This is a predicted complex of two RNAs, RNase P RNA and transfer RNA, with 466 nucleotides together.
It holds a member of the Rfam family "Bacterial RNase P class A". A reference for the family is Frank and Pace (1998), "Ribonuclease P: unity and diversity in a tRNA processing ribozyme", Annu Rev Biochem. By type it is a ribozyme. Its family is annotated with ribonuclease P activity, tRNA processing and dimeric ribonuclease P complex in the Gene Ontology. Rfam describes the family as follows. Ribonuclease P (RNase P) is a ubiquitous endoribonuclease, found in archaea, bacteria and eukarya as well as chloroplasts and mitochondria.
[in-house]
């Protein structure tokens, strides 16, 4: 200077006008409307709603068991987790470093499709003449003289005769019975042995996951993101949770009136009169909708510093108050500066014009994960080149 | 705000739970036959990133995690 790798901030700034919202004073006033000051006001993800809690409500006397859910190396950390931190292993990179849903397949049970002989107990081709029962060739006996019986030996000249070994090799398959190699055998095989690799024993080391040594041929196919087994953990539900107050209309209760001698209601100023009228009328109680209104926002909080821990984090102490709307506010435009690209000038110092600026926004609150995203800027480290 | 389902051919559905050999199934489209022409019939053919990425496994529409869409319920009691 290239390249790469982890970690971490940050996500424009200042000003003006015009508004929105919330909360405080004051003026006013019935009024939660109004006006005038002065104070708050989105985000690293508020988003997915994928996990854990906090609250509230319902269910339960305590406890356990089934079901059905979810987690899964090991220790730590926290209210608490499927999160983080360190460590093991296994796996990718020259390296920094990064990946990993990583218990058990030696508890059972299913499943492995076509192919293949066989997908977990089998032999398709091939391979073996050591073995038995045959064949062949030959010797020796015995003979009824017939290769007829008996017994031997050979058969790189029987595996194209049978029983039978065999898993070396071929062939199938995604996968075929630990892998290579030298012995070894009739061929052959952990059958022996040597070195890998697994398992099982013991010894040490380490809280442990795991590592190391040393003995044992045990050598048992994959698949749990198939059932399942082991070990933890889980009662359901969600702020539209769930309380309080609480019009009108219509219904439920309860009390009084009213039965033709009319309770009310219409018409009218009244009263008579006239019409209607008992499934009426009055008060009062409770549920509740509309509506208000509390859950509401000071919290496992922020931001500083110091100790203790490798860290995750956790303990002091000091400082701050940081939206709280519900037909749901945080927005428009303007101007300067900053950032990035482009043309154009140009006295090389810089000027002048255009254009760009992402992902997205609260809805009870926390603590995580994932997912999205222009761009800028910090620190550690690794590799590669060039100078010195 | 919260809670649940559901995406397979042009439409509307099975197959997924419990993976398997070429993903059916009806309309719908296409070509022929029947008819004088039309509907109707019969046969016989074309169409599928199984929303999307990415895991697990020999093997994914079915399992498993991510993300897109599009549906449905919950205020609200008598």
């Nucleotide at each position: 200077g290239g390249a790469g790798u982890a970690g971490g901030u940050c996500g424009g700034g200042c000003g003006g006008u015009c508004g929105c919202u919330c909360c405080g004073g004051c003026c006013a006033g019935u009024a939660u409307a109004g006006g005038c000051c002065g104070g708050g006001g989105a985000g690293g993800a508020a988003a997915g709603u994928c996990c854990g809690a906090a609250c509230u409500c319902c269910a339960c006397a305590g406890g356990g068991c089934a079901a059905g859910g979810g987690u899964g190396c090991u220790g730590g950390u926290u209210a608490a987790c499927g999160g983080c931190c360190a460590g093991g292993a296994g796996g990718g990179g020259c390296g920094a470093c990064c990946c990993u849903a990583c218990g058990g397949a030696a508890a059972g049970u299913g499943c492995c499709a076509c192919a293949g002989a066989a997908a977990c107990a089998u032999a398709c081709c091939g391979c073996c003449a050591a073995u038995c029962c045959g064949g062949u060739u030959u010797c020796c006996g015995c003979u009824u003289c017939g290769c007829g019986c008996g017994g031997g030996a050979a058969c790189g000249u029987c595996a194209u005769g049978g029983a039978g070994g065999u898993a070396a090799g071929g062939g199938u398959g995604a996968a075929a019975u630990g892998g290579u190699g030298c012995g070894g055998u009739a061929a052959g095989a952990g059958c022996g042995c040597a070195c890998c690799g697994g398992c099982g024993g013991u010894c040490g080391g380490g809280u442990a996951a795991c590592c190391g040594g040393c003995c044992g041929g045990c050598c048992g196919g994959g698949u749990a993101a198939a059932c399942c087994c082991c070990a933890c953990c889980c009662g359901g539900a969600g702020c539209a949770a769930g309380g309080u107050c609480a019009a009108a209309u219509a219904g439920g209760g309860a009390a009084g009136c009213g039965a033709u001698u009319g309770a009310g209601a219409g018409u009218g100023g009244c009263c008579c009169g006239c019409u209607c009228g008992a499934g009426g009328c009055u008060u009062c109680c409770g549920g509740g909708u509309a509506g208000a209104u509390c859950g509401c926002u000071c919290g496992a909080g922020g931001c500083g510093c110091g100790c203790g821990g490798u860290a995750a984090c956790g303990c002091g102490c000091g400082u701050c108050c940081c939206a709280g709307a519900u037909g749901a506010a945080u927005g428009a435009c303007c101007g300067c500066c900053g950032c990035g690209g482009g043309u154009c000038u140009u006295u090389c110092g810089a000027g002048a014009c255009c254009c760009g600026g992402a992902c997205a926004g609260g809805a009870u609150u926390c603590g995580g994960c994932u997912u999205a995203c222009a761009g800028a800027c910090c620190u550690g480290c690794u590799c590669c080149g060039c100078a010195c | 705000c919260g809670g649940g389902g559901c995406g397979u051919a042009g439409c509307g559905c099975a197959g997924c739970c419990c993976g398997g050999u070429u993903a059916g199934c009806g309309c719908a489209c296409u070509u022929g036959c029947c008819u004088g022409g039309g509907g109707g019939g019969c046969a016989a053919g074309g169409g599928g990133u199984c929303g999307c990425u990415g895991g697990u496994u020999c093997a994914a529409a079915u399992c498993c995690a991510g993300u897109c869409g599009c549906c449905c319920c919950g205020a609200c009691c008598a």